[in-house]
RNAcentral holds the sequence, with entries from ENA and Rfam. Predicted 3D model of a 73-nucleotide RNA (transfer RNA) from Ktedonobacteria bacterium brp13. The coordinates come from a structure-prediction model, not an experiment, and the mean pLDDT is 81. Rfam family: tRNA. About the family: Transfer RNA (tRNA) molecules are approximately 80 nucleotides in length.

RNA sequence: GCCGAUGUAGCUCAGUUGGUAGAGCAUUCGCUUCGUAAGUGAACGGUCAUCAGUUCGAGUCUGAUCAUCGGCU
Numbered sequence: 001g002c003c004g005a006u007g008u009a010g011c012u013c014a015g016u017u018g019g020u021a022g023a024g025c026a027u028u029c030g031c032u033u034c035g036u037a038a039g040u041g042a043a044c045g046g047u048c049a050u051c052a053g054u055u056c057g058a059g060u061c062u063g064a065u066c067a068u069c070g071g072c073u
Base pairs, nucleotide, nucleotide: 001072002071003070004069005068006067007066010025011024012023013022019056027043028042029041030040031039049065050064051063052062053061
């Protein structure tokens, strides 16, 4: 230099054919217990890497850039 993959909550990851973004763990607050652990309920947490484009509508499609990983030279 060229090619490809990945980028979504603090962490690990879903998200189907484009239609208002979810789970588990963690954190916080309850219930339960003499108390702790375990169990159980709820809450909190997101500019979907960034910037544009297409579209009535984009996490999803297109382009560029950035970061990480892999391959080729």